[in-house]
RNA sequence: UCGACUUACGGUGUUGGAGUUCACCGUCAACCGCCGCCAGCUUACGGCAGAUGACUCCUACCAGCAU
Numbered sequence: 001u002c003g004a005c006u007u008a009c010g011g012u013g014u015u016g017g018a019g020u021u022c023a024c025c026g027u028c029a030a031c032c033g034c035c036g037c038c039a040g041c042u043u044a045c046g047g048c049a050g051a052u053g054a055c056u057c058c059u060a061c062c063a064g065c066a067u
Base pairs, nucleotide, nucleotide: 009026010025011024012023013022016058017057018056019055020054021053033048034047035046036045
């Protein structure tokens, strides 16, 4: 000096926050949903699910019931 691995750190995983955990990325990166329409892609348009990547809690929103 180069390469690989490990650890630490930071970021990301389609709508907020927190804890735990998993995965991915190292700033030209990870990530930025699905379906229909179209010969195909992209865009546009229409439709659908979800505040989690996963689990739990809080908050916001929606629906039902009771007081």

The prediction has a mean pLDDT of 76. Predicted 3D model of a 67-nucleotide RNA (Fluoride riboswitch aptamer (crcB RNA motif)) from an Acidobacteriota bacterium. It was read from a public genome assembly, where an Rfam model found it.